Transfer RNA from uncultured Gimesia sp., 74 nucleotides, folded computationally.

RNA sequence: UACCCGGUAGUGUAAUGGUAGCACAGCAGAUUUUGAUUCUGCUAGUCAAGGUUCGAGCCCUUGCCGGGUAACCA
Numbered sequence: 001u002a003c004c005c006g007g008u009a010g011u012g013u014a015a016u017g018g019u020a021g022c023a024c025a026g027c028a029g030a031u032u033u034u035g036a037u038u039c040u041g042c043u044a045g046u047c048a049a050g051g052u053u054c055g056a057g058c059c060c061u062u063g064c065c066g067g068g069u070a071a072c073c074a
Base pairs, nucleotide, nucleotide: 001070002069003068004067005066006065007064010024011023012022013021018054026042027041028040029039030038047063048062049061050060051059
């Protein structure tokens, strides 16, 4: 430098172009003599900027970040 894959909450992972969900974690409460476990509730998210569309996490363009492959140099 080129090509390919990926980017969703603190972490992991879903969502056929049509209400962004689940688990863990965190916080509060219940239970318990206390703690653990268990149960209930709450908080918080689509990498950025544009485009298409009635509607975009999803499709298109560019950029950023991460990973892989190849080339170049040595």

The sequence was found in a public genome assembly.
Rfam family: tRNA. Gene Ontology term of the family: triplet codon-amino acid adaptor activity. The family's RNA type in Rfam is transfer RNA.